[in-house]
Molecule: transfer RNA
Organism: Candidatus Falkowbacteria bacterium CG10_big_fil_rev_8_21_14_0_10_38_22
RNA sequence: GGGCAUGUAGCUCAGCUGGUUAGAGCGCCACACUGAUAAUGUGGAGGUCCCAGGUUCAAUUCCUGGUAUGCCCACCC
Numbered sequence: 001g002g003g004c005a006u007g008u009a010g011c012u013c014a015g016c017u018g019g020u021u022a023g024a025g026c027g028c029c030a031c032a033c034u035g036a037u038a039a040u041g042u043g044g045a046g047g048u049c050c051c052a053g054g055u056u057c058a059a060u061u062c063c064u065g066g067u068a069u070g071c072c073c074a075c076c077c
Stems, first nucleotide, its partner, number of pairs: 001073007010026004019057001028044005050066005
């Protein structure tokens, strides 16, 4: 330098061919239970869906560019 994949909650991820409310598990907080923990149950907080444009009535989803990470190839040494 070229190609491919990934980027969604603190962490690991789902989100099927655009469609009305953005979710799960773990973690965190509160309450219940207990003599007290743990476990369990209930409720809750937490998100500019990597960034910027474009298409559309409507974009996490499609298109373009950028960016971060990973992998492969090439070049140099």